[in-house]
RNA sequence: GCGCCCGUAGCUCAGCUUGGAUAGAGCACUGGCCUUCUAAGUCAGGGGUCGAAGGUUCAAAUCCUUCCGGGCGCG
Numbered sequence: 001g002c003g004c005c006c007g008u009a010g011c012u013c014a015g016c017u018u019g020g021a022u023a024g025a026g027c028a029c030u031g032g033c034c035u036u037c038u039a040a041g042u043c044a045g046g047g048g049u050c051g052a053a054g055g056u057u058c059a060a061a062u063c064c065u066u067c068c069g070g071g072c073g074c075g
Stems, first nucleotide, its partner, number of pairs: 001074007010027004020058001029045005051067005
């Protein structure tokens, strides 16, 4: 330099193929209940400009372009 894959909550990931309803799960975190206290259990809650910018569209996490970061392969 070229090709491919990945980037979504604090962490691990789903959703992308085939655009549409409020962006989800588990763990973690916070609070209540329970307990002498803690843990466990149980109930509730907070937390995201979906890596960045631009484009297409009535509508973009999803399609297109460029860039950034990480991984693998080739030269």
This is a predicted structure of a 75-nucleotide RNA (transfer RNA) from Candidatus Woesearchaeota archaeon CG10_big_fil_rev_8_21_14_0_10_34_12.
Its Rfam family is "tRNA". Rfam describes the family as follows. Transfer RNA (tRNA) molecules are approximately 80 nucleotides in length.
The sequence is in RNAcentral, with records from ENA.
Model confidence (mean pLDDT): 81 of 100.